[in-house]
Molecule: transfer RNA
Organism: bacterium
RNA sequence: GCAGGGGUAGAGUAAAAGGUAACUCACCAGACUCAUGAUCUGUGGAUGCAAGUUCAAUUCUUGCUCCCUGCA
Numbered sequence: 001g002c003a004g005g006g007g008u009a010g011a012g013u014a015a016a017a018g019g020u021a022a023c024u025c026a027c028c029a030g031a032c033u034c035a036u037g038a039u040c041u042g043u044g045g046a047u048g049c050a051a052g053u054u055c056a057a058u059u060c061u062u063g064c065u066c067c068c069u070g071c072a
Stems, first nucleotide, its partner, number of pairs: 001071007010025004019055001028042004048064005
């Protein structure tokens, strides 16, 4: 340099051939306990960045950026 794959909450992963993002752990609050832990219940938090198409974009298109693999 070229090609392919990927970037989603503090961490790890889903989602959908466009219809408004889910789960586990963690954090926080409450219940329980003398207290801690365990257990149970509940709240909040996320689509790498910037544009385009669209009534609507995590999804489609373009550029940039970062990571991984292969080729040279």